Overview
Transfer RNA from a Ktedonobacterales bacterium, 73 nucleotides, folded computationally. The sequence is in RNAcentral, with records from ENA. It matches the Rfam family "tRNA".

RNA sequence: GCCAAGGUAGCUCAAUCGGUAGAGCGCAUCGCUGAAAACGAUGAGGUAGGCGGUUCGAUCCCGCCCCUUGGCA
Numbered sequence: 001g002c003c004a005a006g007g008u009a010g011c012u013c014a015a016u017c018g019g020u021a022g023a024g025c026g027c028a029u030c031g032c033u034g035a036a037a038a039c040g041a042u043g044a045g046g047u048a049g050g051c052g053g054u055u056c057g058a059u060c061c062c063g064c065c066c067c068u069u070g071g072c073a
Stems, first nucleotide, its partner, number of pairs: 001072007010025004019056001027043005049065005
C1' cells in the first nucleotide's frame, strides 16, 4: 500500500432485513445474616467511532475519515 471483518452500557456481546436499543457480568439501594459471601427484589447506566448524504424517519442503506484484528505484498 491492497483486501476482509469489526467499532452498540464500565466489560463481553445480541437484536432490529429503516420506525425513537437489550442480555450476562459488573455497579447502586433494599431484603436476608452477628457480619460477609451466595441468593432474592428494585434501579441507575448508551448523542450506537466521527462527519456528511438518501429518507417522513438511519444503529441499520451510501460516501469519506479515524481506530482495532486478520490476510496479502
The organism belongs to Ktedonobacterales, within Bacteria.